[in-house]
């Protein structure tokens, strides 16, 4: 220098085709049990790396910077 990549506590969709943000695992809660696990049922939990443009409307288009991973010299 080139290129990917950054979404919930963790792995990851969702992007390509802009329109109220999901999923499994993990957590709380009942239920079941003598307790426990397991199962089964509910609940919580992120406004998308940070900061700008564009739009009626951005996780999704654009640019900058951050930071990780490959690869070139």
């Nucleotide at each position: 220098g080139u290129g990917a990549c950054u979404u919930a506590g963790c792995u990851c969709a969702u992007u390509c085709u802009g329109g109220u943000a999901g999923a499994g695992c993990a957590g709380c809660u009942g239920a079941c049990u003598u307790u426990g696990a397991a199962u089964c049922a509910g609940c919580g939990g992120g406004u998308a790396g940070u900061g700008g443009g564009u739009u009626c409307g951005a996780a999704u288009c654009c640019c900058a910077c951050a930071g990780u991973c490959a690869c070139c010299c």
Molecule: transfer RNA
Organism: rhizosphere metagenome